The part of an RNA shown here (large-subunit ribosomal RNA, domain IV) has 343 nucleotides and comes from Candidatus Desulfobacillus denitrificans. It was read from a public genome assembly. The coordinates come from a structure-prediction model, not an experiment, and the mean pLDDT is 87. Rfam family: Bacterial large subunit ribosomal RNA. Rfam links the family to the GO terms structural constituent of ribosome and ribosome. The organism belongs to Candidatus Desulfobacillus, within Bacteria.

Context: one part of a larger RNA
RNA sequence: CUCAGGAGAAGGAACUCGGCAAAUUAGCACCGUAACUUCGGGAGAAGGUGCGCCCCGGUAGGUUGUAGAGAUUACUCUCGAAGGCCGAUGGGGUUGCAGUGAAUUGGUGGCUGCGACUGUUUAAUAAAAACACAGCACUCUGCAAAGGCGAAAGCCGACGUAUAGGGUGUGACGCCUGCCCGGUGCCGGAAGGUUAAGUGAUGGGGUGCAAGCUCUUGAUCGAAGCCCCGGUAAACGGCGGCCGUAACUAUAACGGUCCUAAGGUAGCGAAAUUCCUUGUCGGGUAAGUUCCGACCUGCACGAAUGGCGUAACGAUGGCCACACUGUCUCCUCCUGAGACUCA
Numbered sequence: 001c002u003c004a005g006g007a008g009a010a011g012g013a014a015c016u017c018g019g020c021a022a023a024u025u026a027g028c029a030c031c032g033u034a035a036c037u038u039c040g041g042g043a044g045a046a047g048g049u050g051c052g053c054c055c056c057g058g059u060a061g062g063u064u065g066u067a068g069a070g071a072u073u074a075c076u077c078u079c080g081a082a083g084g085c086c087g088a089u090g091g092g093g094u095u096g097c098a099g100u101g102a103a104u105u106g107g108u109g110g111c112u113g114c115g116a117c118u119g120u121u122u123a124a125u126a127a128a129a130a131c132a133c134a135g136c137a138c139u140c141u142g143c144a145a146a147g148g149c150g151a152a153a154g155c156c157g158a159c160g161u162a163u164a165g166g167g168u169g170u171g172a173c174g175c176c177u178g179c180c181c182g183g184u185g186c187c188g189g190a191a192g193g194u195u196a197a198g199u200g201a202u203g204g205g206g207u208g209c210a211a212g213c214u215c216u217u218g219a220u221c222g223a224a225g226c227c228c229c230g231g232u233a234a235a236c237g238g239c240g241g242c243c244g245u246a247a248c249u250a251u252a253a254c255g256g257u258c259c260u261a262a263g264g265u266a267g268c269g270a271a272a273u274u275c276c277u278u279g280u281c282g283g284g285u286a287a288g289u290u291c292c293g294a295c296c297u298g299c300a301c302g303a304a305u306g307g308c309g310u311a312a313c314g315a316u317g318g319c320c321a322c323a324c325u326g327u328c329u330c331c332u333c334c335u336g337a338g339a340c341u342c343a
Base pairs, nucleotide, nucleotide: 001338002337003336004335005334006333007332008331010329011328014327019324027051028050029049030048031047036041038172052094053093054092055091056090061086062085063084064083068079069078070077071076095099107322108321109320110319111318112317113316114314115313119131120130135170136169137168138167139166140165141164147156148155149154173309174308175307176306178239179238180237183236184235185232186231187230188229189228192227193226194225198221203216204215205214206213207212240258241257242256243255244254267301268298279295280294281293282292283291
């Protein structure tokens, strides 16, 4: 010096990306316990007090229930010496630095993001806000079902039958889920247009005396589809610009105009989304690019690609406080194992 432990004056997070690591806390009994809440929780909330041994005393009491007593008398029930098991409160005394004497054995609280929750996941760098989930919605499927595996036979679905099965999206719960069907998709419609094979009117060529044979032309008829006409957004998706205007100023309830299928409603908002930006104001600090609460000028939130809340939960992210500490100021000593030197 390295590793594994132990102790530490004064201070106590000044360390650091960050209290990482360590320390604190810890058991049992009793007292006591807030906001909020889906009334279950939160909660072991928080915060306190006691704890050894000896004596009263294995006492009071509890439990089991024998002998016995009582009631009913058929079962059985009640009380209950003895014996077995459990076993205080309280009072008195006593000892050590220390009595959950060792070991085992929660640190706590506050604000907030995300995800409701328990679960699942990148075997060997990611456990999460990702996946799943109950619930919700749309859609397909009438049974030889839809869908799937398979050249097929056959099988799954299912020895099920729409309260069933498949697919897709969302993701407990609460309050809700606005406008647009022009594009794309899907569903419905079938009048018209277009349209294949097929059909083969007409004309033409070759050959032949001719009948004919053969080559070609392609009128007409001719399905789905597409065009077309409607519907449909918890289908894919989309949800404007410019100018003016109020008796201070500022702003614009109001007006004009252009464009669109329709111009973003409720709610939220510098946000896991805000570029400018460390926005501005307030709080917390002596000092705060983080945090919390507001404002709204939303570069570029927004309603099941769900919006906004939310008790409980989380080896989840951010911030703060108390306690505690060698994380640090600033290092020191001890124990053990190595490295190293010598033999």